[in-house]
Context: one part of a larger RNA
Molecule: large-subunit ribosomal RNA, domain IV
Organism: Chloroflexota bacterium
């Protein structure tokens, strides 16, 4: 010096990206517990007090010697009760600095995300990712749809629309706007186009001829596509410029161009904000963080769901109390290494 431990004056997060690590809290009993809430919870909230041994007494419940009473007399019933051990309470006493030795939550306040318990990258990620009950769309009438298999066959299911498959969303609460022009899907006994096939006008080769061989127009021919509709919890999309109010500023209002339609509610510098450390307020002595607002949303927005939400989380972010060797700033101690010999 390194590793693993122990203790430490005064201070107590000044350390650090960050209280990482450590310290602290801790069992049990009693008292006492807020906002909020889906009335279950939140709760061991928070915050206090007690805790050993001995004696005495009491209540409760266990066992129950023994005693008394009764009778249909028995291994009977009823009542009382010493002793013993259990548990709790009260009073008194004893004793140490200390009476849970060890094992045994630190707590509170605010924000984000995900409802929750679960699941996951076996060996760098446990999460706001996946799943999830619930919602919704769609397919499927049973030899179901769908999946595996060349097939036989099997699964679905010894199920049958309150069933099964697929997609999206993701408890719950309040909701979920506009666009069907494009793409997809669904519907459409008309029309257009269209393959094989049918059809044979007409033409050619050959033959003495009958024939044989070949080409072939009109016309009749499906699905599909075109076409006509529908459909967004289908893929998706949801404007620009100019002017205008008796200070200024702003523009409820007007004009114009384009579009299938021009973003409703709610939210908003956000896990989304470039400019940006936006501006204002709060917290701090001091704030690129955090919280509350504002709205100029570079580039939120409604089941690729929007906004809330009690409870929950080895998630993430900010603040506080407690506590500490994290630090000021280091010291001492223990064990094991390092070093020397072997």
């Nucleotide at each position: 010096c390194c590793c693993u431990c122990g203790u430490u004056a005064a201070g107590g997060a000044a350390u650090u990206c960050g209280g990482c690590a450590a310290a602290a809290u801790g069992a049990c009993c009693c008292c006492g517990u807020a906002a909020c809430u889906u009335c279950g919870g939140g709760a061991u909230a928070a915050g206090g007090g007690g805790c050993g041994c001995c004696c005495u007494g009491a209540a409760c419940g266990g066992u129950g010697a023994c005693c008394g009473g009764c009778c249909u007399c028995g291994c009977g019933c009823c009542g009382g009760a010493a002793g013993c051990g259990g548990c709790u309470c009260a009073g008194g006493g004893c004793u140490g600095c200390a009476g849970g030795a060890g094992c045994a939550g630190g707590c509170c306040c605010g924000g984000g995300c995900g409802a929750c318990u679960g699941u996951u990258u076996a060996c760098c990620a446990a999460a706001a990712a996946c799943a999830c009950a619930g919602g919704u769309c769609u397919c499927u009438g049973c030899u179901a749809a769908c999946c595996c298999g060349c097939a036989a066959g099997g699964g679905g299911a010894u199920g049958u629309a309150u069933a099964g498959g697929g997609g999206c969303u993701g408890a719950c609460g309040c909701c979920u706007g506009c666009c069907c022009a494009g793409u997809g899907c669904c519907g459409g006994a008309a029309g257009g186009u269209u393959a094989a096939g049918g059809g044979g006008a007409u033409c050619c080769g050959u033959u003495a001829a009958c024939g044989c061989g070949g080409a072939g127009a009109a016309c009749c021919g499906a699905a599909g596509c075109c076409c006509c509709g529908g459909u967004g919890a289908a893929c998706g999309g949801c404007g620009g410029c100019c002017g205008u109010a008796a200070c200024u500023a702003u523009a409820a209002c007007g004009g114009u161009c384009c579009u299938a339609a021009g973003g409703u509610a709610g939210c908003g510098a956000a896990a989304u904000u470039c400019c940006u450390u936006g501006u204002c307020g709060g917290c701090c002595a001091a704030a690129a963080a955090c919280c509350g607002a504002c709205c100029c949303g570079c580039a939120c927005g409604a089941a690729u769901g929007g906004c809330g939400u009690a409870a929950c989380g080895a998630c993430u972010u900010g603040g506080g109390c407690g506590c500490u060797g994290u630090c000021u700033c280091a010291a001492c101690g223990a064990g094991g290494g390092a070093c020397u010999c072997g």